About this RNA: This is a predicted structure of a 141-nucleotide RNA (FMN riboswitch aptamer (RFN element)) from Salimicrobium flavidum. Taxonomically the source falls in Salimicrobium (Bacteria, Bacillati, Caryophanales, Bacillaceae). The model forms 100% of the base pairs in the Rfam consensus. The sequence was found by an Rfam model in a public genome assembly. The coordinates come from a structure-prediction model, not an experiment, and the mean pLDDT is 75.
RNA sequence: AGUAUCUUUCGGGGUCAGGUGAAAUUCCUAGCCGGCGGUAUUGGACAUGAGUCCUCAGCCCGCGACGGGGAAGUGCGUAUUCCCCCUGAUUUGGUGAAAUUCCAAAGCCGACAGUUAAAGUCUGGAUGGGAGAAAGAUGAU
Numbered sequence: 001a002g003u004a005u006c007u008u009u010c011g012g013g014g015u016c017a018g019g020u021g022a023a024a025u026u027c028c029u030a031g032c033c034g035g036c037g038g039u040a041u042u043g044g045a046c047a048u049g050a051g052u053c054c055u056c057a058g059c060c061c062g063c064g065a066c067g068g069g070g071a072a073g074u075g076c077g078u079a080u081u082c083c084c085c086c087u088g089a090u091u092u093g094g095u096g097a098a099a100u101u102c103c104a105a106a107g108c109c110g111a112c113a114g115u116u117a118a119a120g121u122c123u124g125g126a127u128g129g130g131a132g133a134a135a136g137a138u139g140a141u
Stems, first nucleotide, its partner, number of pairs: 001141001003139008015030001017029003031121002033110002035063004043054004058108002067085006090106005112124003
């Protein structure tokens, strides 16, 4: 230094608004929010030989969460593990060698269940799970 196994910690944000109404944080108006990794023409730190690290994409690529199904497992189940399916949304102009990531403008999107009335924002599954991030231990090289 890379690699395998294990451990620990961390790991999602948002309306006491106005209107209508018997009833709405669900409708209408106006707000507000944006998980993880990659991709960089920006900025910074270290090294100064190559380079390393950090830092700007909700709508580009991939992943996770939710939902559906299957296999292993078992006497039957549960737990657990693995696999498959499903899985939203962007354009225009500017700069530039290079940008759907920057700058400007105008748009668009958002699981399931619940609810006196339809939910990205309320309540719930969830003190859960999780893409992953950081640190450490051990073994071999």